Model confidence (mean pLDDT): 81 of 100. Transfer RNA from a Candidatus Berkelbacteria bacterium, 73 nucleotides, folded computationally.
RNA sequence: GCCGCCUUAGCUCAGUUGGUAGAGCAGCACUUUCGUAAAGUGAAGGUCCCGGGUUUGAGUCCCGGAGGCGGCU
Numbered sequence: 001g002c003c004g005c006c007u008u009a010g011c012u013c014a015g016u017u018g019g020u021a022g023a024g025c026a027g028c029a030c031u032u033u034c035g036u037a038a039a040g041u042g043a044a045g046g047u048c049c050c051g052g053g054u055u056u057g058a059g060u061c062c063c064g065g066a067g068g069c070g071g072c073u
Base pairs, nucleotide, nucleotide: 001072002071003070004069005068006067007066010025011024012023013022019056028042029041030040031039049065050064051063052062053061
């Protein structure tokens, strides 16, 4: 220098053919216990890496940029 993949909740990751975002774990509250732990229940937590474009509508499609991983030279 060229090519490919990845970036979504605090962490690990889903998200189908574009229809307005979820799970597990952690944390919080409650139940249970003499009290912890475990178990159960509930609520909360998001500028979907950044900036543009297309569209009635973008996490998803297109362009550019940033970061990470791998390959080729």
Description
Lineage of the source: Bacteria > Bacteria candidate phyla > Candidatus Berkelbacteria.